[in-house]
Transfer RNA from Glutinoglossum americanum, 72 nucleotides, folded computationally.
Rfam family: tRNA.
Taxonomically the source falls in Glutinoglossum (Eukaryota, Dikarya, Ascomycota, Geoglossaceae).
The prediction has a mean pLDDT of 83.

């Protein structure tokens, strides 16, 4: 200094432009003498920030930021 990926729940990751979703952890509950496993429930998200196209954006544009790759 150029180019490229990637950013979604506490963690890993999903999601043709049309209701944001698993598993795992925590939490409640059943079981259990009590823990564990099994089961079963509810919670838990300004989709990384702003802007924009659109009836509708997690997707599509552009910016900025954060990590990570190759080039020189």
């Nucleotide at each position: 200094a150029g180019g490229g990926a990637a950013u979604u729940a506490g963690u890993u990751c999903a999601a043709c432009g049309g209701u944001a979703g698993a598993a795992c952890a925590a939490c409640c509950g059943u079981u259990u003498u009590a823990c564990a496993c099994a089961c079963g429930g509810a919670a838990g998200g300004u989709u990384a920030a702003g802007a924009g196209u659109u009836c509708a954006a997690a997707u599509c544009u552009c910016u900025u930021a954060u990590u990570c790759c190759c080039u020189a």